[in-house]
RNA sequence: CGGGGCGUGGCGCAACCUGGUAGCGCGCUUGGUUCGGGACCAAGAGGUCAUGGGUUCGAAUCCCGUCGCCCCGACCA
Numbered sequence: 001c002g003g004g005g006c007g008u009g010g011c012g013c014a015a016c017c018u019g020g021u022a023g024c025g026c027g028c029u030u031g032g033u034u035c036g037g038g039a040c041c042a043a044g045a046g047g048u049c050a051u052g053g054g055u056u057c058g059a060a061u062c063c064c065g066u067c068g069c070c071c072c073g074a075c076c077a
Stems, first nucleotide, its partner, number of pairs: 001073007010026004020057001028044006050066005
């Protein structure tokens, strides 16, 4: 330098292809069962969907740029 993949609650991941309220598991908070721990049950909080712009009535999703991480290749040594 070229090509590809990834970026979404604290962590790990879906949803993207095919635009229409952002979800799951674990964790966290509160309450209940228990003497307590653990476990189970119920409820709840928590996300500018990496970032800037565009298209659209409507964008996590489509298009363009940028940033970060990873992989492959080329070049140099």
The RNA shown here (transfer RNA) has 77 nucleotides and comes from a Candidatus Methylomirabilota bacterium. It was read from a public genome assembly. Model confidence (mean pLDDT): 82 of 100. Rfam family: tRNA. Its family is annotated with triplet codon-amino acid adaptor activity in the Gene Ontology. Lineage of the source: Bacteria > Bacteria candidate phyla > Methylomirabilota (SeqCode).